This is a predicted structure of a 74-nucleotide RNA (transfer RNA) from a Ktedonobacterales bacterium. The coordinates come from a structure-prediction model, not an experiment, and the mean pLDDT is 81. The sequence is in RNAcentral, with records from ENA. The source organism's lineage runs through Bacteria, Bacillati, Chloroflexota, Ktedonobacteria and Ktedonobacterales. Rfam family: tRNA. Its family is annotated with triplet codon-amino acid adaptor activity in the Gene Ontology. It is annotated as a transfer RNA.
């Protein structure tokens, strides 16, 4: 410099054009249970989907730009 992957609650992940209120599991909270702690149940807050423009009736998802990562060519 060229090419591809990757970017989603604190974490590590899934969703791959309308089914959503963006989902699971770990964490955090409340609350039962227990003498108390964990454990186990049951509720709850938290991501508008790395930024920004397009395409469309409709985008996290498709497309350009852009930043970061990471792999490989030169």
């Nucleotide at each position: 410099g060229g090419a591809c992957c990757c970017g989603u609650a604190g974490u590590g992940u899934a969703g791959c054009g309308g089914c959503c209120c963006a989902a699971c599991a770990c964490g955090c909270c409340g609350g039962c249970c227990u003498g108390u702690c964990a454990c186990g149940c049951c509720g709850g807050a938290g991501a508008c989907c790395g930024c920004g423009a397009g395409u469309u009736c409709g985008a996290a998802u498709c497309u350009c730009g852009u930043c970061g990562g990471g792999u490989c060519c030169g």